Predicted 3D model of a 71-nucleotide RNA (transfer RNA) from Candidatus Niyogibacteria bacterium RIFCSPHIGHO2_01_FULL_45_28.

[in-house]
RNA sequence: GGGCUCGUAGCUUAGUGGCAGAGCAUCCGGUUUGCAUCCGGAAGAUGGGGGUUCGAUUCCCCCCGAGUCCA
Numbered sequence: 001g002g003g004c005u006c007g008u009a010g011c012u013u014a015g016u017g018g019c020a021g022a023g024c025a026u027c028c029g030g031u032u033u034g035c036a037u038c039c040g041g042a043a044g045a046u047g048g049g050g051g052u053u054c055g056a057u058u059c060c061c062c063c064c065g066a067g068u069c070c071a
Stems, first nucleotide, its partner, number of pairs: 001070007010024004018054001026042005047063005
């Protein structure tokens, strides 16, 4: 330098055109003498820009970043 895969919550990830979900973690409440467990609830995310579309996390282009292969 080029090819391929990938980028979603603090972490691991699901979703592949029509309301962004889950587990762990965090916070609040209940339970306990207290802690843990357990139960209920809350907050929290689509890497950046542009395009297509009535509508984009999803499709296309560029950039940034990670992994991998070739040179």
Its mean pLDDT, the model's own confidence on a scale to 100, is 82.
Its Rfam family is "tRNA".